[in-house]
RNA sequence: CAGGCUGGCCGGGUGACCGCUGAUUGGCGCAGGCCACUCAGAGGAAAGUCCGCACUCCGCAGGGCACGGCGCCGGGUAACGCCCGGGGCGGGGCAACCUGCGGGACAGGGCCACAGAAACAGGUAGCCGCCCCAGCGCCGGGCUUAAGCCCCGCUCUGGGGUAAGGUCAUAGUGAAAAGGUGGUGUAAGAGACCACCGGCGCAGGCAGCAAUGUCUGCGGCCAGGCAACCCCCGCCGGGAGCAAGGCCAAGCAGGAUCAAGGUACUGCCCGUACCAUUGGAGAUCCGGGUAGGCUGCACGAGGCACGGCGAGAGCCGUGUCCCAGAUAGAUAGUCACCGGCAGGUCUUCGGACCUGCGACAGAAUGCGGCUUAUAGAUCGGCCUGGGGG
Numbered sequence: 001c002a003g004g005c006u007g008g009c010c011g012g013g014u015g016a017c018c019g020c021u022g023a024u025u026g027g028c029g030c031a032g033g034c035c036a037c038u039c040a041g042a043g044g045a046a047a048g049u050c051c052g053c054a055c056u057c058c059g060c061a062g063g064g065c066a067c068g069g070c071g072c073c074g075g076g077u078a079a080c081g082c083c084c085g086g087g088g089c090g091g092g093g094c095a096a097c098c099u100g101c102g103g104g105a106c107a108g109g110g111c112c113a114c115a116g117a118a119a120c121a122g123g124u125a126g127c128c129g130c131c132c133c134a135g136c137g138c139c140g141g142g143c144u145u146a147a148g149c150c151c152c153g154c155u156c157u158g159g160g161g162u163a164a165g166g167u168c169a170u171a172g173u174g175a176a177a178a179g180g181u182g183g184u185g186u187a188a189g190a191g192a193c194c195a196c197c198g199g200c201g202c203a204g205g206c207a208g209c210a211a212u213g214u215c216u217g218c219g220g221c222c223a224g225g226c227a228a229c230c231c232c233c234g235c236c237g238g239g240a241g242c243a244a245g246g247c248c249a250a251g252c253a254g255g256a257u258c259a260a261g262g263u264a265c266u267g268c269c270c271g272u273a274c275c276a277u278u279g280g281a282g283a284u285c286c287g288g289g290u291a292g293g294c295u296g297c298a299c300g301a302g303g304c305a306c307g308g309c310g311a312g313a314g315c316c317g318u319g320u321c322c323c324a325g326a327u328a329g330a331u332a333g334u335c336a337c338c339g340g341c342a343g344g345u346c347u348u349c350g351g352a353c354c355u356g357c358g359a360c361a362g363a364a365u366g367c368g369g370c371u372u373a374u375a376g377a378u379c380g381g382c383c384u385g386g387g388g389g
Base pairs, nucleotide, nucleotide: 001385002384003383004382005381006380007379008378010376012338013337014336015335016334017333020041021040022039023038025036026035027034028033043360047371048370050369051368052367053366054365055241056240057239058238067237068236069235070234071233072086073085074084075083076082088101089100090099091098092097103232104231108230109229110226111225112224124171125170126167127166128165129162130161131160132159133158134157135156140151141150142149143148179197180196181195182194183193184192198222199221200219201218202217203216204215205214206213207212245295246294247293248292254286255285256284257283258282261275262274263273264272265271302321303320304319305318306317307316308315309314340357341356342355343354344353345352346351
């Protein structure tokens, strides 16, 4: 210098004008509220709502069953299926690095597509044994002077049978077929036996907190895979959720007590008419509670800085700060300048000018994670290749 891998951080800034929400203070108003000033006012994901919690109500003596989740080891944490570090077995890359899986398959059941005889054992072809038939003849027996003929069928060749004979070495199928190579052995064969190699198990030593690694010895133990099928083992889990829950409380209906008048003519008195008088007008009080309002609800597993511990996730100490609370949902909009990116023109190669763009997205009880989306900007670490000193 080129290419690549990986970790962190930011994600426009300033000003003016004009709005919106909240809080303090002041003023006005009987009150709901209104006005003025000052201050504050979205995110790294506020998102998906996938995990884990806080908080709230309901349930719950204790224990068990059932159901669901999690599962290498150690650490972190309020907790987690999250994070950090380590380890085993795989996959990709020259490498940095990325990535998949994780208790148990000798407790038991179940399953293993297609192909194949068979998917874990009852063996298809083949090989061997046994039985039957046929053929030929070296051996044997008989006849014959001899050539030769006949018998027999241990050996040889061919065919058939044998499935309640042996065998899995060989072939074929498959993702997978009972370790591999060589030998001994056998009727043929086989870890049946032997040597070496590989795996597994057991015992022990060493390193490590552990997972695990490594070394030694022993055992022919060599009959597979799937637990994201049931199951077994260990650990965890009661349910619903801020529309949780609490408080205040119009109207309507209800209850208790007292209760005789009310309406129209009619503004008042009389009068008249109608209605009501224990099936109760009206008044007072009470409980629950709808609309509505307040609360929960913004001081918290809190932010920032410094110091310390730790390999890291993280933890501890000190100081400092107060940092959105809307309710159909405020936090907006416009303009100017600066900064960024893209394109074009000019260039004295320093840059200047013009035009356009500016992502993903948006709180709703809060917090810790994960996942997903994201224009652009920026700071480190590492690997490979080339060049120079």